[in-house]
RNA sequence: AGGGCGGUAGCUCAAUUGGUAGAGCGGUCGCCUCCAAAGCGACGGGUUGCGGGUUCAAGUCCUGCCCGCCCUGCCA
Numbered sequence: 001a002g003g004g005c006g007g008u009a010g011c012u013c014a015a016u017u018g019g020u021a022g023a024g025c026g027g028u029c030g031c032c033u034c035c036a037a038a039g040c041g042a043c044g045g046g047u048u049g050c051g052g053g054u055u056c057a058a059g060u061c062c063u064g065c066c067c068g069c070c071c072u073g074c075c076a
Base pairs, nucleotide, nucleotide: 001072002071003070004069005068006067007066010025011024012023013022019056027043028042029041030040031039049065050064051063052062053061
């Protein structure tokens, strides 16, 4: 330098392929318990990496960048 895959909640990952952004863990609160843990329930938590475009509607499609991993190549 070229190519491939990926970036979504604090963490790990979904989102039926354009139609209400979710789960588990963690956090907070409650129940339970003499207290705690475990268990059960509830609540909170989002610039979907950053811009631009298409569309009635974009995490999803197009485009330019940024970051990570992998492959190929160049220099040394």

A computed fold for a 76-nucleotide RNA from a Vulcanimicrobiota bacterium, annotated as transfer RNA. Rfam family: tRNA. The family's RNA type in Rfam is transfer RNA. The sequence was found in a public genome assembly. Taxonomically the source falls in Vulcanimicrobiota (Bacteria, Bacillati).